[in-house]
Context: one part of a larger RNA
RNA sequence: UGACGGGGGCCCGCACAAGCGGUGGAGCAUGUGGUUUAAUUCGAAGCAACGCGAAGAACCUUACCAGCCCUUGACAUGGGGAGUAUGGAUUCCGGAGACGGAUUCCUUCAGUUCGGCUGGCUCCCACACAGGUGCUGCAUGGCUGUCGUCAGCUCGUGUCGUGAGAUGUUGGGUUAAGUCCCGCAACGAGUGCAACCCUCGUCUUCAGUUGCCAGCGGUUCGGCCGGGCACUCUGAAGAAACUGCCGGUGACAAGCCGGAGGAAGGUGGGGAUGACGUCAAGUCCUCAUGGCCCUUACGGGCUGGGCUACACACGUGCUACAAUGGCGGUGACAAUGGGCGGCGAUCCCGCGAGGGUGAGCUAAUCUCCAAAAACCGUCUCAGUUCGGAUUGCACUCUGCAACUCGAGUGCAUGAAGUCGGAAUCGCUAGUAAUCGUGGAUCAGCGCGCCACGGUGAAUACGUUCCCGGGCCUUGUACA
Numbered sequence: 001u002g003a004c005g006g007g008g009g010c011c012c013g014c015a016c017a018a019g020c021g022g023u024g025g026a027g028c029a030u031g032u033g034g035u036u037u038a039a040u041u042c043g044a045a046g047c048a049a050c051g052c053g054a055a056g057a058a059c060c061u062u063a064c065c066a067g068c069c070c071u072u073g074a075c076a077u078g079g080g081g082a083g084u085a086u087g088g089a090u091u092c093c094g095g096a097g098a099c100g101g102a103u104u105c106c107u108u109c110a111g112u113u114c115g116g117c118u119g120g121c122u123c124c125c126a127c128a129c130a131g132g133u134g135c136u137g138c139a140u141g142g143c144u145g146u147c148g149u150c151a152g153c154u155c156g157u158g159u160c161g162u163g164a165g166a167u168g169u170u171g172g173g174u175u176a177a178g179u180c181c182c183g184c185a186a187c188g189a190g191u192g193c194a195a196c197c198c199u200c201g202u203c204u205u206c207a208g209u210u211g212c213c214a215g216c217g218g219u220u221c222g223g224c225c226g227g228g229c230a231c232u233c234u235g236a237a238g239a240a241a242c243u244g245c246c247g248g249u250g251a252c253a254a255g256c257c258g259g260a261g262g263a264a265g266g267u268g269g270g271g272a273u274g275a276c277g278u279c280a281a282g283u284c285c286u287c288a289u290g291g292c293c294c295u296u297a298c299g300g301g302c303u304g305g306g307c308u309a310c311a312c313a314c315g316u317g318c319u320a321c322a323a324u325g326g327c328g329g330u331g332a333c334a335a336u337g338g339g340c341g342g343c344g345a346u347c348c349c350g351c352g353a354g355g356g357u358g359a360g361c362u363a364a365u366c367u368c369c370a371a372a373a374a375c376c377g378u379c380u381c382a383g384u385u386c387g388g389a390u391u392g393c394a395c396u397c398u399g400c401a402a403c404u405c406g407a408g409u410g411c412a413u414g415a416a417g418u419c420g421g422a423a424u425c426g427c428u429a430g431u432a433a434u435c436g437u438g439g440a441u442c443a444g445c446g447c448g449c450c451a452c453g454g455u456g457a458a459u460a461c462g463u464u465c466c467c468g469g470g471c472c473u474u475g476u477a478c479a
Stems, first nucleotide, its partner, number of pairs: 001479002003476003007473007015463002019427005026319008034310002042053002064305007073129001077128002079125006087106003091102004109119003131294002134292003140288002142283003145279001147277001152191006158167003171182003197271004202239007211229001216226003242265001245259005321420001325379006337368003342361002347356003386417001391412007433455007
């Protein structure tokens, strides 16, 4: 100087408390451990691994296993030789396929001293080499997590100290903040904080193939037509909030409390933004890369299997155990997004998943699109008209192909479960809770992830205690 203390002081944070809803019990989904296996590829490991890399494992992916094949190689550059571009499609034979053999059709480059001469392409040969998701994240770059959006971390000059170092950065107030004010052997500065950026909330201007009977006319009644940008909206520019004004308080300061006006008030809500560093944190399987290792294999191709196993244990979720509910009926109100190998209206068929048809739309124009919770009726406390696992049968769709191993539909079946021990998690407002909707990936497939809107609470006395953190101070046999 730090770190640590079941030392002290001050102060924060859904840290506790106050409250609401969960997890832990059940079934299922998913990840992990373990076990099993020919293989169940690999990584991630307290917080900060475990719906994580996976924004999509039937083949592919795929790195794993078995078998069958290849060896200058699936891919790059260079040398020699032969051929001549070449590429695509079809049919047949052997084979599980890779591959090997045969056949037909279409297409067949540029320069040219016209010679396969040059480039290009295919095949053969030998060698340099290719190749490796093989090892080392404790050799590394890059990227990321975490403390933590915590308020800190430092420097120059000066001063003090033999020196390590201190001072500044401590103190008195104040703040979300090393934020600001005052004081002070310090005076300044950098990086963080804040602001500048995006978005939501109010208004104005500009612009009108969305919107409007707002005012008029027509109407097959639909903004449908004429007509018009007033309104809604869209999207560009601007205005607006600064403790600016008033009162109180305070050291006449910084600020704090209350009020006015205002769409909004003291950081207006949300996002992006992550200082010096810590954890030899994570990643050599995104990529890059040192070293080491393999080279007829630890490389490459293919078929099939596996990653989907199952006595068990844990994490994260979904659905429930019901009446604030289930079922039936009526039928109102969103927002964000996506769409041409696509979204697909309408009509017809099917109980349904879906099928047939195919209007319109490269989309404020067409379409996905039906919002759901809501309202009315019924059921009357029961393992039930709760709950839907499991299983049987029959189908639908995607795809070369759903046996291992997809999703969905109908009929039948109807399991556990009556609110969950010790323990434990989230959340302070348009939040929690609850309800549906869209998207990425994607042929198909999610209860996950990311986003969108609808309905919409309760509670916070307070800081003694638990956890984490900041500043000052104290002790130390620790560095």